[in-house]
RNA sequence: GCGGAAGGCCGGAUGGCCGCGGCGCCGGGGAACCGGGGUCGAGGAAAGUCCGGACUCCAAAAAGCAACGGUGCCGGGUAACCCCCGGGCAGGGAUCGGUGGGGAAACCCACCGGGAACCUGACGGACAGCGCCACAGAAAUCAGACCGCCCUUGCACAUCGCCAUGCGAUGCACGGGGGCAAGGGUGAAACGGUGGGGUAAGAGCCCACCGCGCCGCUGGCAACAGGGGCGGCACGGCAAGCCCCACCGGGAGCAAUGCCAAAUAGGGAUCGCGCGUCGCAAGACGGGGCCGCUUUUGCCCCAGCAGAUCCGGGUUGGCAGCUAGAGCCUCUGCGGCAACGCAUGGGCGAGAGGAAUGGUCAUCGAACCGGGGCGCGCGCCUCGGGGAACAGAAUCCGGCUUACAGGCCUUCCGCGCAU
Numbered sequence: 001g002c003g004g005a006a007g008g009c010c011g012g013a014u015g016g017c018c019g020c021g022g023c024g025c026c027g028g029g030g031a032a033c034c035g036g037g038g039u040c041g042a043g044g045a046a047a048g049u050c051c052g053g054a055c056u057c058c059a060a061a062a063a064g065c066a067a068c069g070g071u072g073c074c075g076g077g078u079a080a081c082c083c084c085c086g087g088g089c090a091g092g093g094a095u096c097g098g099u100g101g102g103g104a105a106a107c108c109c110a111c112c113g114g115g116a117a118c119c120u121g122a123c124g125g126a127c128a129g130c131g132c133c134a135c136a137g138a139a140a141u142c143a144g145a146c147c148g149c150c151c152u153u154g155c156a157c158a159u160c161g162c163c164a165u166g167c168g169a170u171g172c173a174c175g176g177g178g179g180c181a182a183g184g185g186u187g188a189a190a191c192g193g194u195g196g197g198g199u200a201a202g203a204g205c206c207c208a209c210c211g212c213g214c215c216g217c218u219g220g221c222a223a224c225a226g227g228g229g230c231g232g233c234a235c236g237g238c239a240a241g242c243c244c245c246a247c248c249g250g251g252a253g254c255a256a257u258g259c260c261a262a263a264u265a266g267g268g269a270u271c272g273c274g275c276g277u278c279g280c281a282a283g284a285c286g287g288g289g290c291c292g293c294u295u296u297u298g299c300c301c302c303a304g305c306a307g308a309u310c311c312g313g314g315u316u317g318g319c320a321g322c323u324a325g326a327g328c329c330u331c332u333g334c335g336g337c338a339a340c341g342c343a344u345g346g347g348c349g350a351g352a353g354g355a356a357u358g359g360u361c362a363u364c365g366a367a368c369c370g371g372g373g374c375g376c377g378c379g380c381c382u383c384g385g386g387g388a389a390c391a392g393a394a395u396c397c398g399g400c401u402u403a404c405a406g407g408c409c410u411u412c413c414g415c416g417c418a419u
Stems, first nucleotide, its partner, number of pairs: 001415010012364007020041004025036004043390001047401002050399005055253004061296005068249005073087005088123001089121004096113007124244002129242002131238003146184002148180007157171006192210006211233001212231004217226003257320004267311005276285003286302005327348004332343004368385008
């Protein structure tokens, strides 16, 4: 310098005037309220609602099971996760090499090989079972002959030869019999691949290497990787079809939930087994109920009860929940490849409630456009214009995914050049 990739930051600034919300202070006031000052006031995604939690209720808990759902290579991190880090396997991936084509050249196109940084992953199991592989094709799991190849035979034709009117050889067309699954075709996929030997022609028929199966060794926590021995050895694909295996998980959600005030209809219907024993009574046993089921404990009820299901009515007001937590950022030290953890110090902090953070004026202001000048790889100076993307919290937090004009910064890999 060229090419390929990953990450981070900013995404308006200043001033004046007017106007908002929270907290807190001062003054006036009995209070409502009024005035003044201080301080803070949307995001990297606030979006999507795809995950995981905190918190609240169901329900007073524990254990087990079922149903349903989720995850799916190994190891670690985390409150947890479908997230993050590291590793493995598979695929992609620029320069590069080879072959072929086009072109006057520069170069372009296609295929093959190998492959950096980096990117991606619906990454467990096809020998537990069931199911599917349409169409095309001869044939789609223990299959098969459409075109073909080989041997033999019959007949016709052509050529040649000879001991010559017959015989033999070769070639081609057609028919019969036998052999083949190597070549071509169909298809997403054809019952191992490449090369050699062998054969009438072929075939793991035989051999070498690869692949596959079994056994074992080495390295590694492991996923896996590498080497060795034996065996000619077929049993393909789909689980993003049902399923099996392992692990995890209760459900709903701030419109959760709680309090105050007020009002209505202390509403109606259905179900509700048992209505028992002892005891003077208290109570005990028993029965019923509160979670899909079971067990233990706890609570409620035993008479029209506790409770279950449905229909209807009132309340649309105020307060809390409501913002200081697994919080965020950062310096340093220690441990760790890292994610991250521990310790000390420093800094930061919206809480509306139909929904606040705005309006206006002025100046500056990137990319980009135009004019002029200077030096010639392209950059610099000056003048004018221009005026910056996606986009608004609503219980909170950790992630993922999606959207984003422009500018700046850092790092990694390959190739080339100079020193």
Bacterial RNase P class A from Roseobacter sinensis, 419 nucleotides, folded computationally. Its mean pLDDT, the model's own confidence on a scale to 100, is 76. The sequence was found by an Rfam model in a public genome assembly. Its Rfam family is "Bacterial RNase P class A". Rfam classes the family as a ribozyme. Its family is annotated with dimeric ribonuclease P complex, ribonuclease P activity and tRNA processing in the Gene Ontology.